[in-house]
């Protein structure tokens, strides 16, 4: 430097189903209340809002087959960019995409922050066990200073192996 590789309840996508979301939103009627409902400023009579009957979703996230692509797989956060929704401008506030940089080996389980309808799950943090790597102290075998096993400490994937 090129190729192939390992780690394990691995990791990601996608099509289908399931649960949940939810008797929620939204539309219809019926009765009330009201005026730009985040400030500010315009226009405006098109519509905010609560009760109540009927009716009645989806999207994001989850589980479970399978299929594809993989092992910085992936994941988080992030300066900055681009757009949507909010009557309309300005601010704001949500929210989608790209995204220099920077962390993070991997899984569980606890706590605590965020997200999220949610005790799901996801994710950051700390913390503990486990695991896979590399070096390393001790020990034990075997063989000539190397290989294996096995207890300890450490350290990261930009690492480890094996071939070229």
């Nucleotide at each position: 430097g090129a190729u192939a590789g390992a780690g394990g309840c691995g990791c990601g996508u996608g099509c289908g189903u399931c649960a949940a979301c939810a008797g929620u939103a939204a539309u219809u009627c019926c009765g009330c209340c009201g005026u730009a409902a985040a400030a500010g400023g315009c226009u405006g009579a098109a519509u905010g809002g609560c009760g109540g009957a009927a009716c009645g979703a989806a999207a994001g996230g989850g589980g479970c087959u399978c299929a594809c692509g993989c092992c910085g797989a992936a994941g988080a956060a992030a300066a900055g960019g681009c757009g949507g929704c909010u009557g309309c401008c300005u601010u704001g506030g949500c929210u989608g995409c790209c995204g220099a940089u920077u962390c993070u080996g991997g899984u569980a389980c606890g706590c605590g922050g965020g997200g999220a309808a949610a005790u799901a799950c996801g994710u950051c943090g700390c913390g503990u066990a486990c695991u896979g790597u590399c070096a390393u102290u001790g020990g034990a075998a075997g063989a000539u200073u190397c290989u294996u096993c096995u207890u300890g400490u450490g350290g990261a994937g930009c690492g480890c192996u094996a071939u070229c």